[in-house]
This is a predicted structure of a 72-nucleotide RNA (transfer RNA) from a Candidatus Portnoyibacteriota bacterium. Its mean pLDDT, the model's own confidence on a scale to 100, is 81. Its Rfam family is "tRNA". The organism belongs to Candidatus Portnoyibacteriota, within Bacteria.
RNA sequence: GGCCCCAUCGUCUAGUGGUGAGGACGACGGCUUUUCAAGCCGUUAACCGGAGUUCGACUCUCCGUGGGGCUG
Repeated sequence: GGCCCCAUCGUCUAGUGGUGAGGACGACGGCUUUUCAAGCCGUUAACCGGAGUUCGACUCUCCGUGGGGCUG
């Protein structure tokens, strides 16, 4: 240099064009307990950037950025 894959809450991840963007762990608050842990309830917080297609884009296309793999 060429080709391929990936990018979503703090972390791991689900999401095949119309979802209230869901789950687990974490953090915070509450209940329970003599206390802690466990358990239960609640809260917290996210679509890498830009452009395009579309009535509608996390989702499709293009460019870029970052990461990974194969390879001359």